């Protein structure tokens, strides 16, 4: 210094989030199998499945010291004809009688829910061999196997006959103790053998082993009693020897164990009987533990032995290797008959995913049998097979950078494999091999001493010495020697969860998964490689069991709303159960006793070099049993109390219930008056009623059904529910002051009552309403919502039904815990004017503190805190259904699964998002106006066609005169047809040439052939730079593909007022808060308020431009004034205006006045060129649309390389039934022509604008002046505005289209250009549904000019001119923006999402029926054995008077019985034609039922109807939204 020490959680619903809640996953194990793989020892295991069926060998035998004896073997003797015989004489012994063992050991787990097993106990038994005690073994008797003879039979075997022995048998003597007993007596035994010595051969005597009798002991065993000992109640009754007595009879005992005869008990909801499935147990295995699962290997116990059913023998069996019977099956059989039982050790066949050698040896250690030596011992103890498992050890170890080669990869530099290899220097464990070598073996045996026993030196027995033959394993363990890194690594896995990444293929295909889940061209998930982790002679899977799982909660859940409170009382059992005393001591608590086998588990040690393993000893065994105290709590007895309960007195409120009557108002109907043409009904309407007089209206009536206001989060009641008014019966509650009883409660499984509506049955009523029905409308349809009729029914009486969202989704009862305000009933107190104010109690109701809750909520009416009782839940889905009971006329209710399927289903809350939701506000959103599109015809662009191509790309807005700011060729990308091949175009290397050019021929041309001319720059004289041509590879090169890999840009919400963040605060979080609220703003603009303060990205402002003015400068602009003049700012001049470009003021709600809250701001006014952002631009927040753009440009990765790339000619992108969208020009008279005639602004121009002149009708040609431009040119603006003319017509409108001539670019207008001339002169008369701009210098109109461009604009993009109407307003359409609110959406409403029909497949119910296994009941049969009878037959031992008797055998027959048959029932599996509903499936059909107020709010119950969802009736529910009213609250 001891037996102690032990608890982890991930992943997956969701946009996110908390929660609840399956699911699944890392741990540990295993008698395991299965795949890859595989050196070596140790220890251990090894048919879990057909208790299937066995070929072969073993597995219980032993004793000659019981006994007769000698088949065989050995040895002697003897005789022999030499072939042999004979002799039991020795060793020893086959059968055989006998004795003990074959009831142990050894195997299985079918049976078995209790005859079992576990634990603890008890009386009415027996125990062979062992142990101790007393006592004793004397005398006879008849058999019978064997042998021998004889017979039958294939065999098994059996049968008759003669003879024989015993420790076989069977009488007689004796009997202390034993046993019965009537207490007198009476019955019951034996057997010898072997050594020794002694001999009278009697056997005495002895010693040992034996045998008899009996008592005890000790082992074993048989009985009984308690408690414990699976599942199912869709098994609720069950039981006749059954329950008890009494005789009787049977057992080793007790006992209905058996039988007769009484009596009617006996077990069961604390679970009887019946079904299912099981050997229990000590333990294993997992767990922190309580638990849960399990019962191999080991031990204990039990059962069983091919199935079944009996006994016999013995101590002990109803007997694995014993016997009889009956079935099954197998095998011999001469066909008459007869063997046989591996669940013993191997073994073989068979089933299965799966389990070993037809080995060795008795040497140990047990065990039988014998005196002993010995024999036997598939018990046992080795070895063999097997990675089935625990455990050890090895497959090397230092060093070793050129960080080799090789693989991978790559950003091309490298990384990485990798010190890893090789090398270089060392060990040699293990295997190999050679050699040596322990324990396991003490013994008994002999020998020789010695003590005890005895007369004895026999024999025994101890003890010493000595000697000694025994080892399967075994070529054992260990040890040494010898050579060599020599022979010795794999297997899973690599997205998360979980440690570990890249390439490549592949392309929703192969595939892969334990869950989520990956796989549709860049897969860290698939398959293969590198590489890397992990674990290792393993390693994975698969299959199981425990954990994690607090998802069965006992330790240790829970139920408002997630699953789950019984519709609601009364009440049985049962559980709990106020306060005292006293008294028991059953539970309690203590203490000792006993038992809780070993063997496991722990803890201290101890041997194998460790360790598994094995051992000593200890602790432990939570438990049950005795027995001794205690007496606080609980139970029991007794015996008070009075706070719980209740009962009696006097009150009180109330739609409490039940019955019987009255009432009045309404609606219908009738009838009668009035009265005339509609009524009624709806979104609108029709059906419907009406002139045969409705409807209105006024009188009378009838009849039923419901009671307006009062009326109230008011009252009553257990709930369901109750509402006019008055008797009458009644039940419960509250108050209050007293008496009374004395725990008399509380709860409540079954069991019992009551129970809306629907609904059912029988008999009434029937006004109104209205499931079903009918019509009518709506609507694609419309089995609906709406209408307009209408039946059951709604009423009644009586009976049944028995369910609802029967709900506060919140069981009952007690106690206890801050407060405030309401209302309803009763009481008391104080003043009392009071409808008053306090107290308090019983209810009802808001809000709110702790506390609780997943949160929302609940908060003394709990959902707080605690007690007692009883219902119920345990993933969604099938399914509250199937079937089976039970209940009901039926409809149906109640009880209630299972298989199969999926990984979620589900609450709360959060942020969006939508809503046929609200509520403020915006916008040219609408309205209000004006002009247009849509209709023509032409332009242009999409579609679609077409085609050889009509490249490609944009597809609601936000694609469509978009890319294209301009396709006759070129562009170009596309066709067709020609031609190249390191390329047209880069870099690099080699060679050769300057470079480059002239001309000619061939072709469409690219392109080829031929030729002319030309030799430059720089040098360190080697050469080099540039350039061409040629070669060679590397590589160019692609408008090929992927905008869904991607940069960059862009468009769109949108110039919309949002979009965010720090730190604080609130929330368990997601996230809220700031940002919300009250003004107000164009605006998150700014002010107030404020658990927020403050910041950021947007707004605004700074910017450009435009609008006044000052300044400054004054050319190419200007030109007042002076002067010239050619009359033109043309000169001189002049800076003054215009203008031009630099600076600058200027506006800022600054001033008043109102309104507003002392603000912010707003309305309005002054002034001013201009007011409230002055107009206009640029300026585009987080984000969204996987939005366009791989064809501007980059560019990952994929594809192509004599082509998908280059180049060329020529086509084509311009096609043309159609259909669309943007647009011009019109349709005219506000307008065409026509002739005068004024005024911009802003641009552009050298490959270029072009004057002026002159030709031409014109386009336009000429012409060459000017000007890189404030100068020159484009460059006459045009509507307008004077005059003039058409006079409402297809025109003098309109200008398509077509002829004809033309110009102009251009290599070149044919396919395919503008433009001009003449000359045609088509639609078209203002344009359906339905649509688009546009708030002011703006629409509208008019023209100009620029980009691109050779040419080629109605289009884009600027620019001036002329110059409006209109806006009440925010209800409506759209889009937005804030708050709120629903919500099953979050790919977010283009969302989700329900059913029916079609298909395919799975499982499952129902089915005439078939077929199997199980069992009840009745009844027939009855083998073998037992057991009673027994007039048959037979019979050694005892007895006899000698005839017989006792006693027994056989044989009958009687009782019980296995199998086996027969008939009804039960219950259960399997198949089944058909059939029902359920699941699962790809994008099917066919509505739209649900989710937003889901477009008719939804649901629950019931009952009709319908393709389907579903729809209507009746009652009920909020788990309905808005809106509005009441009431009550919360805020000073």
């Nucleotide at each position: 210094a001891a037996a102690c020490u032990g608890a982890a959680g991930a992943g997956u619903u969701u946009g996110a989030u908390c929660a609840u809640g399956g699911c699944u996953c890392a741990g540990a194990u295993u008698g395991a199998a299965c795949g890859c793989u595989g050196g070596c020892g140790g220890c251990a295991g090894g048919c879990c499945u057909a208790a299937c069926a066995c070929a072969u060998g073993c597995a219980a035998g032993u004793c000659g010291a019981g006994c007769g004896g000698u088949a065989a073997c050995a040895g002697g003797u003897c005789c022999u004809u030499c072939g042999g015989g004979a002799u039991g004489c020795u060793g020893a012994c086959g059968a055989g009688c006998g004795g003990c063992g074959g009831a142990c050991g050894g195997g299985u787990g079918a049976g078995u829910a209790a005859u079992g097993c576990a634990u603890g106990g008890g009386a009415a038994c027996u125990u062979g061999c062992c142990c101790a005690g007393u006592a004793g073994u004397g005398g006879g008797g008849g058999a019978u196997a064997g042998c021998c003879c004889g017979g039958g039979g294939a065999a098994a075997c059996c049968c008759g006959g003669a003879u024989u022995a015993a420790u076989a048998c069977c009488g007689c003597a004796u009997a202390c103790g034993c046993c019965c007993u009537g207490a007198g007596g009476g019955g019951g035994a034996a057997a010898g053998c072997g050594g020794g010595c002694c001999u009278u051969u009697g056997u005495g005597c002895u010693c040992g082993c034996g045998c008899u009798a009996u008592u005890g002991g000790a082992u074993g065993g048989g009985c009984c009693c308690a408690u414990g000992u699976c599942g199912g109640a869709u098994u609720a009754g069950u039981u006749u020897g059954u329950u008890g007595g009494u005789g009787g009879g049977g057992u080793a005992a007790c006992g209905g164990c058996u039988u007769a005869c009484c009596a009617a008990g006996g077990c069961g909801a604390c679970g009887a009987u019946c079904c299912g499935u099981a050997g229990c147990u000590g333990g294993u295995c997992u767990g922190a533990g309580a638990g849960g699962a399990u019962g191999a290997u080991c031990a204990g116990c039990c059962a069983c032995a091919c199935c079944g059913g009996g006994a016999c023998u013995g101590a002990g069996a109803c007997a694995c290797g014993g016997c009889c019977c009956g079935g099954a099956c197998u095998c011999c059989u001469a066909c008459g008959g007869g063997a046989g039982g591996c669940a013993g050790c191997a073994g073989u066949g068979g089933g299965g995913a799966a389990u070993a050698u037809u080995g060795g040896a008795c040497a140990a250690u047990g065990g039988g049998g014998g005196c002993a030596a010995c024999c036997c011992u598939g018990a046992u103890c080795c070895a063999g097979c097997c990675a089935u498992g625990c455990c050890g050890c090895g497959u090397g170890u230092g060093u070793g950078a050129a960080g080799a080669a090789g693989g991978c990869u790559u950003u091309c530099g490298g990384g990485u494999u990798g010190u890893a290899a090789a090398g270089c220097a060392c060990u040699u464990u293990c295997a190999g091999u050679c050699g040596g070598g322990a324990g396991g073996a003490a013994a008994a045996g002999c020998u020789a001493g010695u003590c005890g026993u005895u007369a004895a030196u026999a024999c025994c027995g101890g003890c010493u010495a000595g000697u000694g033959u025994u080892g399967a394993c075994g070529u054992u363990a260990c040890c040494g020697g010898c050579a060599g890194a020599a022979g010795a690594a794999g297997c899973a896995c690599c997205g998360g969860c979980u440690a570990a990444c890249u390439c490549c293929g592949u392309g929703c295909c192969a595939g892969c998964a334990g869950c989520c889940g990956c796989g549709g061209u860049a897969a860290u998930a698939c398959g293969g490689a590198g590489g890397g982790u992990g674990c290792a002679a393993g390693c994975g899977u698969u299959a199981a069991u425990c954990g994690g799982a607090a998802u069965u909660a006992c330790u240790g859940g829970g139920c408002g709303u997630a699953a789950a409170g019984g519709g609601c009382g009364c009440g049985u059992a049962g559980g709990c159960g106020g306060u005292u005393u006293g008294g028991u001591a059953a539970g309690c608590g203590a203490g000792u006793u006993g038992u809780g086998a070993a063997a496991g588990c722990c803890c201290c040690g101890g041997g194998c070099u460790c360790a598994a393993c094995c051992u000593g000893g200890g602790a432990a065994u939570g438990g049950c049993a005795a027995u001794u105290c205690g007496a606080a709590c609980u139970g029991c007895c007794a015996g008070g109390c009075u706070a719980g309960a209740a009962u009696g007195c006097a009150g009180c409120a109330g739609a409490g219930g039940g019955u019987a009557g009255u009432g009045g108002a309404a609606u219908u109907c009738c009838a009668g008056g009035u009265g005339u043409a509609g009524c009624g009904g709806u979104g609108a309407a029709a059906u419907g009623c009406g002139u045969a007089g409705a409807u209105a209206u006024c009188u009378g009536g009838a009849g039923g059904a419901a009671c307006a206001c009062c009326a109230g989060u008011g009252g009553c009641g257990a709930a369901g529910g109750c509402g006019a008014c008055u008797g009458c019966c009644u039940g419960g509650g509250c108050u209050g002051a007293c008496a009374u009883u004395g725990a008399c409660g509380c709860u409540g499984a079954g069991g019992u009552g009551c129970g809306a509506a629907a609904g059912c049955g029988u008999g009434g009523g029937u006004a109104g309403c209205a499931a079903a029905c009918a019509g009518g409308a709506u609507u694609a349809g419309a089995u609906a919502c709406c209408c307009u009729g209408g039946u059951a029914g709604u009423c009644c009486a009586c009976g049944c039904u028995g369910u609802a969202a029967a709900c506060g989704c919140u069981g009952a009862g007690a106690a206890c815990u801050a407060g405030u305000c309401g209302u309803u009933g009763g009481g008391g107190c104080u003043a009392u004017u009071g409808a008053a104010g306090c107290c308090u109690u019983a209810g009802u109701g808001a809000c709110g503190c702790a506390g609780c809750u997943a949160a929302c909520g609940c908060g003394a009416u709990a959902a707080g805190u605690u007690c007692u009782c009883c219902g119920c839940c345990u993933g969604g889905g099938g399914a509250g259904u199937a079937c089976g009971g039970c209940c009901g006329c039926a409809a149906g209710g109640u009880u209630a699964a299972a298989a199969c399927u999926c990984a979620a289903a589900u609450g709360a809350a959060u942020u969006g998002a939508c809503g046929g939701g609200g509520g403020c506000c915006c916008g040219c959103a609408c309205a209000a106006g004006c002009g247009g599109u849509g209709g023509a015809g032409c332009a242009u662009g999409u579609g679609g066609u077409u085609u050889a191509a009509u490249u490609c790309g944009a597809c609601g807005c936000a694609a469509c005169g978009c890319g294209a700011a301009g396709a006759a060729c070129c562009u170009u990308a596309c066709c067709u047809g020609g031609u190249c091949u390191u390329g047209a175009c880069a870099u690099c290397c080699u060679g050769c040439g300057a470079a480059c050019u002239u001309g000619c021929u061939a072709g469409a041309g690219a392109u080829a052939g031929c030729u002319u001319g030309g030799u430059g720059c720089c040098u360190u004289c080697g050469g080099g730079a540039g350039c061409g041509c040629a070669g060679u590879g590397a590589c160019a090169g692609g408008u090929g593909c992927u905008g869904c890999a991607u940069g960059g840009c862009c468009g769109u919400c949108g110039u919309c007022a949002g979009c965010u963040c720090g730190u604080g605060u609130c929330g368990u979080g997601a996230g809220a808060u700031g940002u919300u609220g009250g003004g107000u703003u164009a605006a998150g603009u700014c002010c107030c308020g404020u658990a927020a303060c403050g910041a950021g990205c947007g707004c605004a402002a700074c910017c450009c431009u435009u609008g006044u003015c000052c300044u400054u400068a004054g050319u190419u602009g200007c030109c007042a004034g002076c002067g010239g003049u050619c009359c033109g700012g043309c000169c001189g001049g002049g800076a003054a205006c215009u203008c031009u470009a630099g600076g600058g003021a200027g506006a800022c709600u600054g001033c008043c006045g109102g309104u507003g809250a002392c603000a912010a701001a707003c309305c309005g006014g002054a002034g001013g060129a201009a007011g409230g952002u002055g107009g206009g631009g640029a300026u585009g927040a987080c984000g969204u649309c996987a939005g366009g753009u791989c064809a501007u440009c980059a560019u990952g990765g994929c594809c192509c390389u004599u082509a998908c790339g280059g180049c060329c000619a020529g086509g084509g992108c311009u096609a043309c039934a159609c259909a669309c969208g943007u647009g011009c020009u019109a349709c005219a008279a506000u307008g065409g022509g026509g002739c005068g005639c004024a005024c911009a602004g802003a641009g552009g121009g050298c490959a270029g604008c072009u004057a002026a002149g002159c030709c031409g009708c014109g386009a336009g040609g000429u012409g060459c002046a000017g000007c890189g431009a404030a100068u020159c040119c484009c460059u006459u603006a045009a509507a307008a505005c004077g005059c003039c003319u058409c006079g409402u017509a297809g025109u003098c409108c309109g200008g398509a289209u077509c002829g004809g001539a033309g110009u102009c670019u251009g290599c070149a207008a044919c396919u395919c250009g503008a433009c001009u001339c003449c000359g045609u002169g088509a639609a078209g008369u203002c344009g359906g549904a339905a649509u688009c701009g546009c708030u002011a210098g703006u629409a509208a109109u008019c023209g100009c000019a620029g980009a691109u461009c050779a040419g080629a604009a109605u289009g884009c993009u600027g620019c001036g001119g002329u110059g409006a109407a209109u806006a009440c307003g925010u209800u409506c359409c759209c889009g937005g923006g804030c708050c709120u609110u629903g919500u099953a959406c979050a790919c977010a409403c283009c969302g989700c999402c329900c059913g029916u029909c079609a298909c395919a497949c799975c499982a499952u119910g129902g089915g005439a029926g078939u077929g199997g296994a199980c069992u009840g009941c009745a009844c027939c049969a009855g083998a073998a054995g037992c057991g009673g009878u027994u007039a048959g037959u037979c019979u050694a031992a005892c007895c006899u008077u000698c005839g017989g008797g006792a006693g027994g055998a056989c044989g009958a027959u009687c009782g019980c019985c296995a199998c086996g048959g027969u008939g009804u029932g039960g219950u259960u599996c399997a198949c089944g034609a058909c059939u029902g509903g359920g699941g699962u499936g790809a994008a099917g059909u066919c509505g739209u039922a649900a989710c937003a107020a889901g477009g008719u709010a939804g649901c629950c119950g019931u009952a009709g109807g319908g393709g389907a969802a579903c729809c209507u009736g009746c009652g009920g529910c909020u788990g309905g939204a808005u809106c509005a009213c009441c009431u009550c609250c919360u805020u000073a």

This is a predicted structure of a 1532-nucleotide RNA (small-subunit ribosomal RNA) from Halospina denitrificans. Its mean pLDDT, the model's own confidence on a scale to 100, is 84.